Predicted 3D model of a 328-nucleotide part of an RNA (large-subunit ribosomal RNA, domain IV) from Caulobacter sp. S45. Model confidence (mean pLDDT): 89 of 100. The sequence was found in a public genome assembly.
Context: one part of a larger RNA
RNA sequence: CUAUGCUGAAGGAACUCGGCAAAUUGCACGCGUAACUUCGGGAUAAGCGUGACUCUGCUAUGCGCAAGCAUUGUAGAGUGGCACAGGCCAGGGGGUAGCGACUGUUUAUCAAAAACACAGGGCUCUGCGAAGCCGUAAGGCGACGUAUAGGGUCUGACGCCUGCCCGGUGCCGGAAGGUUAAAAGGAGGGGUGCAAGCUCCGAAUUGAAGCCCCGGUAAACGGCGGCCGUAACUAUAACGGUCCUAAGGUAGCGAAAUUCCUUGUCGGGUAAGUUCCGACCUGCACGAAUGGCGUAACGACUUCCCCACUGUCUCCAGCAUAGGCUCA
Numbered sequence: 001c002u003a004u005g006c007u008g009a010a011g012g013a014a015c016u017c018g019g020c021a022a023a024u025u026g027c028a029c030g031c032g033u034a035a036c037u038u039c040g041g042g043a044u045a046a047g048c049g050u051g052a053c054u055c056u057g058c059u060a061u062g063c064g065c066a067a068g069c070a071u072u073g074u075a076g077a078g079u080g081g082c083a084c085a086g087g088c089c090a091g092g093g094g095g096u097a098g099c100g101a102c103u104g105u106u107u108a109u110c111a112a113a114a115a116c117a118c119a120g121g122g123c124u125c126u127g128c129g130a131a132g133c134c135g136u137a138a139g140g141c142g143a144c145g146u147a148u149a150g151g152g153u154c155u156g157a158c159g160c161c162u163g164c165c166c167g168g169u170g171c172c173g174g175a176a177g178g179u180u181a182a183a184a185g186g187a188g189g190g191g192u193g194c195a196a197g198c199u200c201c202g203a204a205u206u207g208a209a210g211c212c213c214c215g216g217u218a219a220a221c222g223g224c225g226g227c228c229g230u231a232a233c234u235a236u237a238a239c240g241g242u243c244c245u246a247a248g249g250u251a252g253c254g255a256a257a258u259u260c261c262u263u264g265u266c267g268g269g270u271a272a273g274u275u276c277c278g279a280c281c282u283g284c285a286c287g288a289a290u291g292g293c294g295u296a297a298c299g300a301c302u303u304c305c306c307c308a309c310u311g312u313c314u315c316c317a318g319c320a321u322a323g324g325c326u327c328a
Stems, first nucleotide, its partner, number of pairs: 001323008010314002014312001019309001027051005036041001038157001052079007060071004080084001092307004097302002099299002104116002120155007132141003158294004163224003168221002170217005177212003183206002188201005225243005252286001253283001264280005
């Protein structure tokens, strides 16, 4: 010096991206316990006290004829120590916000999460030799199932909800019409031949699905405007005009895991706060199952704050063990 432990004056997060690491807490009994809540929880919430040993009284259980013995509980008095759940083992706690409801699952070997799954919800296909999938096929799975079933796809407990647009793309429906292949058809024509014939080209006309066309459908893929003016201070614009569109973003939320300008502005917290919380709305570029907004409980998730605690730090020191190093 390195690693692993132990201890530390005063201070106590000033360390640091961040309390990372360490420390604190830890058990039993008694008391006590908030907001919120889906009334189950939250909860070991938080917080407080007691705990060893000796003696005395009472008490319960078992055994015993009884005296009594053993064990349990309880009340009182006392004794010793720095320390009485004396070793080991053994939750630090509280508040705010985000995300995900939850228990689960995952990148064996840098990611455990807000990702996946999930119960629940929707759409859609499938009538059974089902749809779908594997296979050239036979055959198999689906299923020894039968629409309360099975497949696909999206969403993701629960609560309140889920607005407008079918012009484009997709899907579904449509006995008409247009277009359209092979095929049918054969007017008419070419070659050759004396001819019969052989051979070739070939117009009308008839001819599916598809496409065009007509409708429907958004918890299908998706989309959800601009300019100008206007109120008796100013400002703003409930109101009006105009252009465009298939329709112009409803409820709710909003500087947000989304806000560029931006450390927006105001308030709270700090002596001081690019983070955090509450508001505002000027949403560069939220928005309703690519779900919107809430939400008790839960989380080795993320953010901010507080109490306790500490060698994280001010600022390092000593000790132990192992290694290194120097000398022998």